[in-house]
Predicted 3D model of RNase P RNA and transfer RNA as a complex of 456 nucleotides. It holds a member of the Rfam family "Bacterial RNase P class A". Rfam links the family to the GO terms dimeric ribonuclease P complex, ribonuclease P activity and tRNA processing.
RNA sequence: AGCAUGCGAGUGAGGAUCGCCGGUCGGGCCUCGUGUCACGAUCGGAGGAAAGUCCGAGCUCCACAGGGCAGGGUGCCGGGUAACGCCCGGGCGGCGAGAGCCGAUGGAAAGUGCCACAGAGAGGAGACCGCCGAUGGCCCGUUUCCCUAGGGAAGCGCGGCACAGGCAAGGGUGAAAGGGUGCGGUAAGAGCGCACCGGGCCACCGGAGACGGGGGUCGCAUGGCAAACCCCACCCGGAGCAAGGCCAAGCAGGGACGAGGAGCGGCCCGCUCCACUCGAGUCCCGGGUCGGCUGCACGAGGUCCGUAGCAAUGCGGGCCCCAGAGAAAUGAUCCUCCUCCACUCCGGUGGAGACAGAACUCGGCUUAUUCGCACGCUACUU
RNA sequence: GCGCCCGUAGCUCAGUUGGAUAGAGCGCGUGCCUCCGGAGCACGAGGUCGCAGGUUCGAAUCCUGCCGGGCGCA
Numbered sequence: 001a002g003c004a005u006g007c008g009a010g011u012g013a014g015g016a017u018c019g020c021c022g023g024u025c026g027g028g029c030c031u032c033g034u035g036u037c038a039c040g041a042u043c044g045g046a047g048g049a050a051a052g053u054c055c056g057a058g059c060u061c062c063a064c065a066g067g068g069c070a071g072g073g074u075g076c077c078g079g080g081u082a083a084c085g086c087c088c089g090g091g092c093g094g095c096g097a098g099a100g101c102c103g104a105u106g107g108a109a110a111g112u113g114c115c116a117c118a119g120a121g122a123g124g125a126g127a128c129c130g131c132c133g134a135u136g137g138c139c140c141g142u143u144u145c146c147c148u149a150g151g152g153a154a155g156c157g158c159g160g161c162a163c164a165g166g167c168a169a170g171g172g173u174g175a176a177a178g179g180g181u182g183c184g185g186u187a188a189g190a191g192c193g194c195a196c197c198g199g200g201c202c203a204c205c206g207g208a209g210a211c212g213g214g215g216g217u218c219g220c221a222u223g224g225c226a227a228a229c230c231c232c233a234c235c236c237g238g239a240g241c242a243a244g245g246c247c248a249a250g251c252a253g254g255g256a257c258g259a260g261g262a263g264c265g266g267c268c269c270g271c272u273c274c275a276c277u278c279g280a281g282u283c284c285c286g287g288g289u290c291g292g293c294u295g296c297a298c299g300a301g302g303u304c305c306g307u308a309g310c311a312a313u314g315c316g317g318g319c320c321c322c323a324g325a326g327a328a329a330u331g332a333u334c335c336u337c338c339u340c341c342a343c344u345c346c347g348g349u350g351g352a353g354a355c356a357g358a359a360c361u362c363g364g365c366u367u368a369u370u371c372g373c374a375c376g377c378u379a380c381u382u
Numbered sequence: 383g384c385g386c387c388c389g390u391a392g393c394u395c396a397g398u399u400g401g402a403u404a405g406a407g408c409g410c411g412u413g414c415c416u417c418c419g420g421a422g423c424a425c426g427a428g429g430u431c432g433c434a435g436g437u438u439c440g441a442a443u444c445c446u447g448c449c450g451g452g453c454g455c456a
Base pairs, nucleotide, nucleotide: 001378002377003376005374006373007372008371009370012337013336014335015334016333017332018331020045021044022043023042024041025040026039027037028036029035030033047355051366052365054364055363056362057361058360059240060239061238062237071236072235073234074233075232076090077089078088079087080086091105092103093102094101095100106231107230111229112228113225114224115223128171129170130167131166132165135164136163137161138160139159140157141156142155143154144153145152146151179197180196181195182194183193184192198220199218200217201216202215204213205212206211244294245293246292247291253285254284255283256282257281260274261273262272263271264270301320302319303318304317305316306315307314308313338353339352340351341350342349343348383455384454385453386452387451388450389449392408393407394406395405401439410426411425412424413423414422432448433447434446435445436444
């Protein structure tokens, strides 16, 4: 200078005083109950992310013979786990000097589709510039022969043209141009031939596997995209604590009995009102609204030790009980000290000290964020 | 708690079967026209396509994670 892992934390640390919420015990009060209280004691009282709600589960209700389609998700291999898209270990590829980091990392030779612009050609391709032009063609020169001039035929030339045609090495286009480098070869070239590298196929060896290793064989048309459709393998029923369970005012309903009932301050008379087949009143019943209780804090729990394993994690033993609501509590003040900032008459004064806050509960991921601690490692300098 | 949608110029919206200069209307600026203003005509400016990362030759568009806003149901 950097890499990696784990951990802690109250609005910095320590102390004092006063509160707030919940549990238990006690006490007070009454309507005597699973009641209530502003009382006392004691115990407990936010997080590593409580957040986003992105995955996976527990729990609860509904649905469900079995199989398939559709839809969605995941995607190298092995392991861990209740489960996962998470974690651990490994393979392969990439980045880095290194410790290490990153990777949606199955299939492109099942099929379909896309590859703009540029470019000759974008996928059993193509010829713009270029190279060649051996062979054929045309022209020029020359030798020989034929023919009366003029021409014709045959041959020759390190001749010319670049017409037919050949080539894909080089240039150019492009993100990508149909293996790469070199030597030979050729008219020029080309896996055309050869060597090495790369690739396909075949069996062998190592490995649990992904995969790796060397060998043989094939001169080897068959890019890229599946976070395009798709194919293959595996997984997935739906809803959510406002789930669900229990109790249950009022209003309405049903059934049985049923002729009286209520008021006028206590009793009698009396009076008034309401009922008497359109049924007052009493009792019972089911569903169930307001509301209350529960679910709801002992759990895939924490911690210490041992043990198996490289690890994630598993197993065994000891100890501990640790928030829970009204979406409402978890705080305030003071003193001393630490760090930083501003001012300063150098005595101090003032301010700041992360992100954020439970609500059915867990396991992950992601995101926000300050300070501190521990352990390991790499490189350079001395 | 569950589910869905949106974010592009100052405003309202296209573009979202990937293709290179991202458009339209209103608004804004300058000029012309007019005595002046409006209307009209011509020209022009103005964009981290919410942010970051990835896939791809190439991303406003596809994928992932965040940020902000809105709607529905119980």
Its mean pLDDT, the model's own confidence on a scale to 100, is 78.